This is a predicted structure of a 72-nucleotide RNA (transfer RNA) from a Bacteroidota bacterium. Rfam family: tRNA. Rfam classes the family as a transfer RNA. The coordinates come from a structure-prediction model, not an experiment, and the mean pLDDT is 82.

[in-house]
RNA sequence: GCCCUCAUAGUUCAACGGAUAGAACGUGGGUUUCCUAAACCUAAGAUGGUGGUUCGAUUCCACCUGGGGGUA
Numbered sequence: 001g002c003c004c005u006c007a008u009a010g011u012u013c014a015a016c017g018g019a020u021a022g023a024a025c026g027u028g029g030g031u032u033u034c035c036u037a038a039a040c041c042u043a044a045g046a047u048g049g050u051g052g053u054u055c056g057a058u059u060c061c062a063c064c065u066g067g068g069g070g071u072a
Stems, first nucleotide, its partner, number of pairs: 001071007010025004018055001027043005048064005
């Protein structure tokens, strides 16, 4: 250089082209406790970037950026 693949909450992962993008752990608040832990209730928090297709894109297509793998 070329080819393949991946990119979604702080972390690990879901999500037939159509619902308010969901769960666990973590974090904040509350209940309980003398205190802490545990338990229970509750809240905040994410689609790498730019375009394209479509009535509608996390999903399909192109390029870019970054990670991984293959090839001489």